[in-house]
Order: sequence, then structure tokens, then C1' cells
RNA sequence: CAAGCUGGCCGGGUGGUUGCGGCCUGAUACGUCAGGUCGAGGAAAGUCCGCACUCCGUAGAGCACGGUGCCGGCUAACGGCCGGGCGGGGUGACCCGAUGGAAAGUGCCACAGAGAAUGACCGCCGUUCCUUGAGGAACGGUAAGGGUGAAAAGGCGGUGUAAGAGACCACCAGCAGCGACAGUGAUGUCGCUGGCUAGGCAAACCCCACUUGGAGCAAGGUCAAGCAGAGUGGACGGACCGGCUCGGGACAGCCCGAACCGGCCCACAGGGUUGCUCGUCCUGUCAGACACUCGGGUAGACUGCUAGAGCGGGCCAGCAAUGGUUCGCCCAGAUGGAUGACCACCACCCGCUCUAUGAGCGGGAACAGAAUGCGGCUUACAGGCCGGCUUGGUAA
Repeated sequence: CAAGCUGGCCGGGUGGUUGCGGCCUGAUACGUCAGGUCGAGGAAAGUCCGCACUCCGUAGAGCACGGUGCCGGCUAACGGCCGGGCGGGGUGACCCGAUGGAAAGUGCCACAGAGAAUGACCGCCGUUCCUUGAGGAACGGUAAGGGUGAAAAGGCGGUGUAAGAGACCACCAGCAGCGACAGUGAUGUCGCUGGCUAGGCAAACCCCACUUGGAGCAAGGUCAAGCAGAGUGGACGGACCGGCUCGGGACAGCCCGAACCGGCCCACAGGGUUGCUCGUCCUGUCAGACACUCGGGUAGACUGCUAGAGCGGGCCAGCAAUGGUUCGCCCAGAUGGAUGACCACCACCCGCUCUAUGAGCGGGAACAGAAUGCGGCUUACAGGCCGGCUUGGUAA
């Protein structure tokens, strides 16, 4: 210098005008106003895991359905994180892996192929027959060679054989058992023995180990209008007039009586009118108005609600995740749901022009937005910054 790998961070800045939500202070005509202060994210998102908190259920235990799955550590917990083992990929930095069991059982393995686990298509070999011969047919033996496939029944050399074959032998690979050593462990290295060889798939059933109650802040709690319900109290009225119906006076006019309706006066009760009295207005007088009390509880209000597994710096322990300690800080809390808009300058990117390492003009600037809180995971993201490492080249 080039090409890569990997970890972390930022996500425009300053000022002004104006608007919105919370809190504090002051003022107030109680409607608000003024000043101060605070006011989104790295993912606030998806709601996929795990907790805190709350309610319901629950003596205890088990089964089923499900979840997780190498080892050690961290953590409140986790399916998360850190470190390590093993397998795979890459020259390498590094990346990927649901990574227990396929020698308990069942099942599956596309296409091709004879056969995807009691393999035999071509080939090789033997016997018999046909045939002048070359060769052919039937029966049988093989699994070395060819061929198919992602994968083909250990590899290679020899002995052996009619041809062959772990049939036998040496070496190598793999597996199982035992032992030694290293390691907390997963596991690794070495040695001995064995039968000679065992295909893959468990994100197929299954087996093994561990684990698992449900609903969620619209959880839940407190206060509590109005309507409805229950209980108690409540004037337990009077006179007159009119209308209508019925009954009686033998009879329609007439008279008497009763019920009902209406009016007026008085009395009483309740309510409104300024707390009380008077006055006045309205309603009611036999089960209604009205008043009081009661429990449950709707609307509504308050709470839960944000000082916390908190944030930043230093030091200590640890490879790290993380933990400890100390100093400093307070950092949204809405509920039709605030956190916005505009202007100026600076910084960044792109284009054009010019007097060109500069200036001017024009344009652009992501994903997205709290709703009980917290730890993770996953997904989205214009542009930019910093650190570590690898490989190759060049120069000193």
C1' cells in the first nucleotide's frame, strides 16, 4: 500500500422565535397566567424467551401435552452471556453447529441403480450340453474389477484359490472393553485385549436427563356521583262550589245521599329562593313526594407509576461474562395519549459554475417513536468515527 476478519461507538451542533406535557415557586377574577426546571431510542419495534410485581388456583405427589439438550462459569432468572471441548469451512485473522443416544425397538432414505442392509446388472470362474472353431445355453460359485448414486457392506499389500473373499497374515483406519497419564469437566494422549467392520436420518416416532400451574398494569387496590334496590321516618287533613255517574223518595223535571273528577280557601309536610326567620314560588296530603341510613357498585377520580437487578467515573478480583468497593448524579410519566414547527449560522454528502488545495449557488440527510419496570434475543437502519488482528506486496 492492497485485500480481508473482528470488537466498540455516534446517529448532527449552537442560538433565536413559537407551541405541547410533568413538577416547583409566585399571582389569581379559581377560568387561568408568569417565571424556573425536566421531557424518547439504539433499537422505544417484534412481543420470541426470562424475571420482578399483582390476582386466581393450590395438602402433597404423579401422568399427559410441551420446552431444553457437549463441559465449566456468570446471573434474580433464562432457550441469554463468557471461556473451553468436539465436528465442519477458510492460507489465515476468524466463522458456523438443537452439538445426549442410531450396538433398545419401529420407521424412512427422492432420482439413478442389481442392491439404500438377508445386494449381484456387466464381469471373473467351475461343471454339463450344443458347436469344426470363435462362441452360445443351463446350473452353480464369487464379490477382486466395471457401472449407478449424496452415500455401496473397512483401506492397502501378501498368502490362498477354479475364480475369489478378513477365509488367513502384517501394517493402517474405525469401533467396543479394560488400564495408565493430563484436565474441575466435556475430552485428549498412550498401551493391552477383542470380534474382524458396524451406512445415514432422532428439527421422524422413540429412549435418557433436566425442567414446566394459569392470567396479566385494561394485573390489582382506595374513594365514590346518578339510576335501581333494601330499611327507617313522614302531614293518618278540614270547609265550600261546580260537573258527571249510581242509589233512594211510586215518577223525567225537583229533593236527599254516596263514589269519582275539577276549582278555590285554610291547615300541614317537603323542596327552591342567601346560613336563619318572615314573605313568595313549586310539589304533595295515605302511601306517594321528600329526608336519612345501608351494603354492593357503574360513570368518574386517585393509586399501582417510576430512585431503579438505575446511570457515569475511578480502583480492586477475574482470560472473560461478571462481581465488589468508592465518588458523583437524578434522568419522561402522558391517558384522544405531550416530547413539535420555523429561521439563522456552522459541520457532513451530492451536483453545477467560477477568478479553482478556494469560493458561490442549488439540493439532500436513515430506521423509527415511550405507556408497569428490568435482563436478553431477533428484526430495521442514510451516513460516519475509533481500536485490535490476518494474508499478500514493496521499501529501509
A computed fold for a 396-nucleotide RNA from Promineifilaceae bacterium (SeqCode), annotated as Bacterial RNase P class A.
The prediction has a mean pLDDT of 77.
Taxonomically the source falls in Promineifilaceae (SeqCode) (Bacteria, Chloroflexota, Ardenticatenia, Promineifilales (SeqCode)).
It matches the Rfam family "Bacterial RNase P class A". The family's RNA type in Rfam is ribozyme.